Model confidence (mean pLDDT): 79 of 100. Predicted 3D model of RNase P RNA and transfer RNA as a complex of 462 nucleotides. Rfam match: Bacterial RNase P class A. The family's RNA type in Rfam is ribozyme.
């Protein structure tokens, strides 16, 4: 000094004006109560105090809280998920771990039960595509039948047929351990020695699984379950436009459809279980107010337990609640970037529809996307210098 | 805000227990006709929305993310 990982933090920063949103306090106004002092209720009005987007407020893809439908029950479907152990209110999430896989490493990735329970599939190539199986080219003529020449003979040599052969060539995504030495006509786990790979014991380990423990098989049983499907273990349905409540307005209207071995009670079927007239569809009115609403598995810190997710206990804060839907304009002055211009090479002046991604909507926990930059921590490489 | 679908040729749309995609309309070339239309003949057109994954092999399957649709309030 240069390449990288891995976590965390922030999201331009003061300050003045002018306005939005919803608290709380005052004053003023006006209405009802009271005999009154006073009190209540009403003001898209007034003063004044503080207080108002995110790390993803997003996509709604997983889980959960609340709410109604049985404080939710059976049996099938149907769907998820899916190495291990733990964490959690629960997950598909998070923390350790084991296996595999990349990376020189520090570090990362992984939908990672089961293909020996059964089915289905594999296009085109290609001789042959799933198991006791395949001869296209190439190797071989040992055994068997024979045709030809050679030799007196034993035989030899070349050639057909039948054959042998998974070494080696070609197809192909994919062809039935690998390497060597024996063999052998030619080859072959055919034999052996090393590798590997199965099972089976034993040893650590709470497991997954691991062993440079031992022992027994010549080697079966290729791939695809993000194919059917097995095995395991989870899931009732809806969705704050849920629901409660209060006001106003209307034609309490038609037309289909079911009937008591029926219909409704939320969305697969069925049993149960409640409750009895109800389902859809068009047609009619109102689209007003409250509440649910924001204190919430909360936030920041500290002890102790744990390798860590995290968990007990304490302290201190308490943090937006809008609905045609608020959080904002604008002036200056600093920060940081672009560009241009001067330069005394440190820097200074100017200009910029220059400061990312986006914006609450019943709330929490996760994933996933989007996302200018700039900081700090912790490590790793490779050069140089001591 | 909450739910639920769909994206394949210039258009409207089929297709699939995974094997290299159709169909009808348009359009283009020819024949018919004096000509056009109508007919008959032949023919062209696909990043199956994007990316990534699983497979040998993806329109199909998975998982992301884009754009497009459509449904929902309340009384009696």
């Nucleotide at each position: 000094c240069g390449a990288g990982u891995c976590g965390g933090u922030c999201a331009g920063g003061c300050a003045a004006u002018c306005g939005c949103c919803g608290g709380c306090a005052g004053a003023c106004g006006u209405c009802g109560c009271g005999c009154g002092a006073g009190c209540g209720g009403c003001g898209g009005g007034c003063u004044g105090c503080g207080g108002g987007a995110g790390g993803a407020a997003a996509g709604u893809c997983c889980g959960g809280g609340c709410u109604c439908c049985a404080c939710a029950g059976g049996a099938c479907a149907a769907g998820g998920c899916g190495c291990c152990a733990g964490g959690u209110a629960a997950c598909a999430c998070c923390u350790g771990g084991g296996a595999g896989g990349c990376g020189u490493g520090a570090g990362c990735c992984u939908a990672c039960g089961g293909a020996a329970a059964g089915u289905g599939c594999a296009a085109c190539a290609g001789a042959g595509a799933g198991c006791u199986g395949a001869a296209c080219c190439g190797c071989c003529u040992a055994a068997g039948u024979u045709g030809c020449g050679c030799g007196c003979a034993a035989g030899c040599g070349c050639g057909a047929c039948c054959g042998g052969u998974a070494a080696g060539g070609g197809u192909g995504a994919a062809a039935a351990g690998g390497u060597g030495c024996g063999g052998u006509a030619a080859g072959a786990g055919c034999g052996c020695a090393c590798c590997g790979c199965a099972c089976g014991c034993g040893u650590g380990g709470u497991a997954a699984c691991a062993c440079g423990g031992c022992g027994u098989g010549g080697c079966a049983g290729g791939g695809u379950a993000a194919a059917c499907c097995c095995c395991g273990c989870c899931u009732g349905g809806a969705g704050c436009a849920a629901g409660g409540c209060c006001a106003a307005a209307u034609a309490g209207g038609a037309a289909u459809c079911c009937a008591a071995c029926g219909g409704u009670g939320u969305g697969g079927u069925c049993c149960g279980c409640a409750c009895c007239g109800g389902a859809u569809u068009c047609g009619g009115g109102u689209a007003g107010g409250c509440u649910g609403c924001u204190c919430a598995a909360g936030a920041u810190c500290c002890c102790c337990g744990g390798u860590g997710a995290c968990g007990u206990g304490g302290a201190u804060c308490g943090u937006a609640g809008a609905u045609g839907a608020a959080u904002g304009a604008u002036u200056g002055c600093c920060c940081g970037g672009a560009c241009g211009c001067c330069u005394g090479u440190g820097g200074g002046c100017g200009u910029c529809c220059c400061g990312a991604c986006a914006g609450a909507a019943c709330c929490c926990g996760g994933c996933u996307u989007a996302u200018c930059g700039a900081c700090c921590g912790a490590c790793u490489c490779g050069a140089c210098u001591u | 805000g909450g739910g639920c679908c769909g994206u394949u040729a210039g258009c409207u749309c089929a297709g699939u227990c995974g094997g290299u995609a159709g169909a009808g309309c348009a359009g283009c070339u020819g024949g018919c006709u004096u000509u056009u239309a109508a007919c008959c003949a032949g023919u062209u057109u696909g990043u199956c929305g994007u990316g990534c994954g699983u497979u040998c092999g993806a329109u199909u399957c998975g998982c992301a993310c884009a754009c497009g649709g459509c449904c929902c309030a309340c009384c009696a």